[in-house]
Context: one part of a larger RNA
RNA sequence: CUCUGCUGAAGGAACUCGGCAAAUUACCUCCGUAACUUCGGGAGAAGGAGGCCCACCAUAAAGGCAACUUUUUGGUGGGGGCACAGACCAGGGGGUGGCGACUGUUUAUUAAAAACAUAGGGCUCUGCGAAGUCGUAAGACGACGUAUAGGGUCUGACGCCUGCCCGGUGCUGGAAGGUUAAAAGGAGGAGUGCAAGCUCCGAAUUGAAGCCCCAGUAAACGGCGGCCGUAACUAUAACGGUCCUAAGGUAGCGAAAUUCCUUGUCGGGUAAGUUCCGACCUGCACGAAUGGCGUAACGACUUCCCCACUGUCUCCAGCAGAGACUCA
Numbered sequence: 001c002u003c004u005g006c007u008g009a010a011g012g013a014a015c016u017c018g019g020c021a022a023a024u025u026a027c028c029u030c031c032g033u034a035a036c037u038u039c040g041g042g043a044g045a046a047g048g049a050g051g052c053c054c055a056c057c058a059u060a061a062a063g064g065c066a067a068c069u070u071u072u073u074g075g076u077g078g079g080g081g082c083a084c085a086g087a088c089c090a091g092g093g094g095g096u097g098g099c100g101a102c103u104g105u106u107u108a109u110u111a112a113a114a115a116c117a118u119a120g121g122g123c124u125c126u127g128c129g130a131a132g133u134c135g136u137a138a139g140a141c142g143a144c145g146u147a148u149a150g151g152g153u154c155u156g157a158c159g160c161c162u163g164c165c166c167g168g169u170g171c172u173g174g175a176a177g178g179u180u181a182a183a184a185g186g187a188g189g190a191g192u193g194c195a196a197g198c199u200c201c202g203a204a205u206u207g208a209a210g211c212c213c214c215a216g217u218a219a220a221c222g223g224c225g226g227c228c229g230u231a232a233c234u235a236u237a238a239c240g241g242u243c244c245u246a247a248g249g250u251a252g253c254g255a256a257a258u259u260c261c262u263u264g265u266c267g268g269g270u271a272a273g274u275u276c277c278g279a280c281c282u283g284c285a286c287g288a289a290u291g292g293c294g295u296a297a298c299g300a301c302u303u304c305c306c307c308a309c310u311g312u313c314u315c316c317a318g319c320a321g322a323g324a325c326u327c328a
Base pairs, nucleotide, nucleotide: 001323002322003321004320005319006318007317008316010314011313014312019309027051028050029049030048031047036041038157052079053078054077055076056075057074058073060071061070062069063068080084092307093306094305095304097302098301099299100298104116105115120155121154122153123152124151125150126149132141133140134139158294159293160292161291163224164223165222168221169220170217171216172215173214174213177212178211179210183206184205188201189200190199191198192197225243226242227241228240229239252286253283264280265279266278267277268276
C1' cells in the first nucleotide's frame, strides 16, 4: 500500500452525477397518530413513555376437604450497575412531483424498468364437420367446448370522458353498367389436293372472380391549414375578407419522460438553485382506446426537499486479521 472488520476530537453531506457506502432505527406493552381516500386504507404514520432485581398490598384462574401450591393482572415502596428489549436477532423517518393502477413477469451470463402481463373496455371473425392452427393426406388441436363459447387485434384498475374527417389505403355490402381468361361459337379466310377431304387462321356473339363503378365503415391504417384587415392611448382581436382542404385539433393538458430558441418569464424553496415545485401559453414538434386528463393504495422504479444519523467529506489517524513486501 490492498482487502475484510472495529474505533474516533470539532464539524455534520461541506463528499459526490447521486447520501453510493456506512451510520441511525429495530423487540414487547401502553399512550398517541395528519393530509388525502376507492371509507378498505393511509398506519408500525409521525411522536412519546415504560421494560432488570427485591419486599408488601390487592386481584383473577386452576388444583385441594383444608392448610396451601402454581400461575395472571394491577398498585405502593425500595436496591444495584457505565449500560436492564444489557449478547445475538431485530423497520431510519417525513414532505412533493413523474411513470405504471395493484400482486405478478422479463434480457440463465452487463438492463428488473416507466418494458411485458393483468382484471376491466372496444372492434372483428366463427352456427359447429365452427372460425383459426399443424399436416401432402388421413388425422389432430380448438373441445369431449357451442356465441355468457372459441380465435384475432387494440387499449389497459377506477373516476370524468373519448370531438371532426370515408378524399387516399384497407375491410364490408351492391341481381345494373364497363373491362376481362379458359371455354363455347363460327361469319369469313389461308395452305394442300383433280376432287371428296385434310390441316390451319379466325370477326360478331355467349362467358366468372377480380378491377373500374356506387355506397357504408375510424376503439380500421390514418389525417385534423394559410394569408390579410379591424375596437376612441398602446397592445390584442370577440368581428370581417380571401385561398385551399376529405376535414381543418373539440374537451382536457401544456417549457411536459414531449420546448429547438432556453438557464423562456413570474412566484416558492436556498445566503447563493441550468435541477425541483406552482403558474403563464409564444404547443420548433401535446391531444383524446397508436387513448386524453385526474387518481387513494402499491413500487429493490425515478426527480427534488427536510429531520435524524454518520470517516462520504474538511483530513486523516489508530487497532485487529489476511495479503503484498524484506529476510531465512

Large-subunit ribosomal RNA, domain IV from a seawater metagenome, 328 nucleotides, folded computationally. Its Rfam family is "Bacterial large subunit ribosomal RNA". The coordinates come from a structure-prediction model, not an experiment, and the mean pLDDT is 88.